Source information
The RNA shown here (transfer RNA) has 81 nucleotides and comes from Sphingomonas arenae. Its mean pLDDT, the model's own confidence on a scale to 100, is 81.

[in-house]
């Protein structure tokens, strides 16, 4: 330098252009137990007392609607020279 891939809550990782975040681990509470472990039940993006408002690296597009499509850029693998 050219060329393909990927980028989603604290993590892996779903989600045909139509309720964003399923399902798993992690965490907080709670039961159980002397106590703990296992188990099970409840809650777990952000900002807000509330209603509501934002959120899928970032920015512009296209669309009645974009995690998804198209374009530029950031950042990670990989091949090629």
């Nucleotide at each position: 330098g050219c060329c393909c891939c990927c980028g989603u809550g604290g993590c892996g990782g779903a989600a045909u252009g139509g309720u964003a975040g399923a399902c798993g681990c992690g965490a907080u509470c709670g039961a159980c137990u002397c106590a703990a472990a296992a188990u099970c039940g409840a809650u777990u993006g952000u900002c807000g007392c509330a209603a509501g408002a934002c959120g899928u690296g970032u920015c512009c597009g296209u669309u009645c609607g974009a995690g998804u499509c198209g374009g530029a850029c950031c950042g990670g693998g990989g091949g090629c020279a």